[in-house]
RNA sequence: GCCCUCGUAGUAUAACUUGGAUAGUACGCGGCCCUCCGAAGGCUGCAGUCGGGGUUCAAAUCCCCGCGGGGGCG
Numbered sequence: 001g002c003c004c005u006c007g008u009a010g011u012a013u014a015a016c017u018u019g020g021a022u023a024g025u026a027c028g029c030g031g032c033c034c035u036c037c038g039a040a041g042g043c044u045g046c047a048g049u050c051g052g053g054g055u056u057c058a059a060a061u062c063c064c065c066g067c068g069g070g071g072g073c074g
Base pairs, nucleotide, nucleotide: 001073002072003071004070005069006068007067010027011026012025013024020057028046029045030044031043032042033041050066051065052064053063054062
C1' cells in the first nucleotide's frame, strides 16, 4: 500500500439478511418491597446505534468518505 471483517448503554449481546413498531435482553448501578441484617427473590428507574455526508416519505439497517479494533497478502 491492497483485500476481508467488526464497531449498538459501564460490560456482553439481539434487531442488519428482507429499510418502517417506543432500539429488545442479560449483567451492572440507583431506589423501593421482603429480612433481625445481608444474600436470593419481586417491583421500578438509569444509560446506547463510532464520526460526517448521500439515497429515501422513512436509515442501527443501503451507498460513499473518514476514525478505531482484528485478520490476510505484498
A computed fold for a 74-nucleotide RNA from a Candidatus Woesearchaeota archaeon, annotated as transfer RNA. It was read from a public genome assembly. It matches the Rfam family "tRNA". Rfam classes the family as a transfer RNA. The coordinates come from a structure-prediction model, not an experiment, and the mean pLDDT is 81. NCBI's taxonomy places the organism under Archaea, Nanobdellati, Candidatus Woesearchaeota.